[in-house]
Predicted 3D model of a 476-nucleotide part of an RNA (small-subunit ribosomal RNA, 3' major domain) from a Minisyncoccota bacterium. The sequence was found in a public genome assembly. The organism belongs to Minisyncoccota, within Bacteria. The coordinates come from a structure-prediction model, not an experiment, and the mean pLDDT is 82.
Context: one part of a larger RNA
């Protein structure tokens, strides 16, 4: 100088603590180990793996097993040599045979550049361009190293910190500056001082919100001192008042305001740490394989099941269930798209096709809420696993191994041990809505939107991560 410290001060944070709603007990989905298997592909692994990589695993995808095939190869570019251009082992079409296909094999049609010379034409001949075949350099690998590597990402941590230039100080490593004192969300400022100034970080510049104004006005809508919608622009700055403090930065109370001291929220991640993640996104160096570790095809695998973690849905029920009735969104989507209206059909759905490349039509019913009845504390009118039987769409195919309806079955389950999560306001809890990936889904998942909409915080002793100073050392 650092690193540690079961050393001190000082200081922060959903860290504690005070509150609310949970997971650890059911049952089910989803990822995982284990184990089984021909194969159950690959990685991720303490925080920072595990609904992660995967914004969709029935073929494809597919990297993994078994089987059949193909070898200059499913993709590139170049070369030799033959061959054909009057048409073949080749293209396009149809046939047959062997096959599951992939591929192999024969068989019929049919199609096919350009320029030069000679020629009246037909044609010849040469040259370019194509096509094949055979062969050569090469293709090709999700094989291997992320401990060779670029990119890009997690992490500490949006923590407040990392550092330079001249200067001072020491013999030196090295320090000062960057230390005290007030503040501050912040190395934010003030102050003051051998420092003085500067860079990267803060913080603002940048989007979205919350209020007003103007302008503009079609598809929106009450037909106009304007809902909406889009597009300019005001508005908040500790400006202003009282207090406090050091007259300071600043704290702290009002005023006025639609918002008050960073008004709420988003993008932005400093130097640098873990030889951290990724060679299966992409590049990519080094090593491997090349009639195979390359390429096609079919079929199975990844969906197997004693158990066991981890993440989620649904309940355990009366703040509730069922049944009728009846309001009130917002984001977003739409042409190989959304699809109304109507009619069928318990229903999933089917017929239908009106409208729409969309402020215009559709997807579109929002639920929870309320307001009428019934249920009367019970394994039930809770619960909804399971499982039977009958349907419905998607696709070339739903046996392995999709998803939905309808009738039938009616499991555990009566609030969870030890322990543990997440959350400080439109949060949490609760309700639906929508997107992407998608042919269809295994979505209970990820990402967005809005509807109801709380309960604590006395505090910093203690757990736990960090800041900053002094302090101790058998560390480097």
């Nucleotide at each position: 100088a650092g690193g540690c410290g079961g050393a001190a001060g000082c200081c922060c944070g959903a860290a504690c603590a005070a509150g609310c709603a949970g997971u650890g007990g059911a049952c089910c989905a989803u990822g995982u180990u284990g184990c089984u298997u021909a194969a159950u592909g690959c990685g991720a692994g303490a925080g920072u793996g595990a609904g992660c990589g995967c914004a969709g695993u029935a073929c494809c995808u597919u990297a993994c097993c078994c089987a059949g095939g193909c070898u200059u190869g499913a993709c590139a570019u170049g070369c030799u040599u033959g061959u054909c251009u009057u048409a073949a082992u080749g293209c396009u079409u149809c046939u047959u045979u062997c096959g599951a296909a992939a591929g192999a094999a024969a068989g019929a049609a049919g199609a096919a550049u350009c320029c030069u010379a000679c020629g009246c034409a037909a044609g010849u001949a040469g040259g370019a361009g194509g096509g094949c075949a055979a062969g050569c350099a090469c293709a090709g690998g999700u094989g291997u190293u992320g401990c060779a590597u670029g990119g890009c990402c997690g992490u500490c941590g949006u923590c407040a910190g990392c550092u330079c230039g001249u200067g001072g100080u020491g013999u030196g490593a090295a320090u000062c500056g960057u230390a005290a004192c007030c503040u501050u969300a912040a190395g934010u400022g003030g102050c003051a001082c051998a420092a003085c100034g500067a860079g990267c970080g803060c913080a603002a510049c940048c989007c979205c919100u919350a209020u007003c104004c103007u302008g503009u006005g079609u598809u929106a809508c009450a037909u106009g001192u304007g809902u909406c919608a889009c597009a300019g622009g005001a508005g908040a700055c500790u400006g202003c008042c009282g207090g406090g403090u050091a007259u300071a930065a600043c704290c702290u109370g009002g005023a006025g305001g639609a918002a008050g001291g960073c008004g709420g929220g988003g993008a932005u991640g400093a130097c640098g740490u873990c030889a951290g993640g990724u060679c299966u996104g992409c590049a990519u160096g080094g090593c491997c394989c090349u009639u195979a570790u390359g390429c096609c095809u079919g079929g199975g695998g990844a969906u197997g099941c004693a158990a066991a973690c981890a993440u989620g849905g649904u309940a355990c029920a009366a703040u509730g269930g069922u049944a009728g009735c009846u309001a009130c969104a917002a984001c977003g989507a739409g042409a190989a798209g959304c699809a109304a209206a109507g009619g069928c059909g318990u229903g999933a759905g089917c017929c239908g096709g009106a409208g729409c490349a969309a402020a215009u039509c559709u997807c579109u019913a929002a639920a929870a809420a309320g307001c009428u009845a019934c249920c009367c504390c019970a394994g039930u009118u809770c619960g909804g696993a399971u499982u039977g039987a009958a349907g419905g769409c998607u696709g070339c195919a739903a046996c392995u191994c999709g998803c939905c309806u309808u009738c039938a079955u009616g499991a555990a389950g009566c609030u969870g041990g030890a322990a543990u999560u997440g959350c400080u306001a439109g949060u949490a809890a609760u309700c639906g809505c929508g997107g992407g990936u998608c042919a269809g889904c295994u979505a209970c998942a990820c990402c967005g939107c809005g509807g109801u909409g709380a309960a604590u915080a006395c505090g910093u002793u203690c757990u736990c991560g960090g800041g900053c100073u002094u302090u101790g050392c058998a560390c480097u």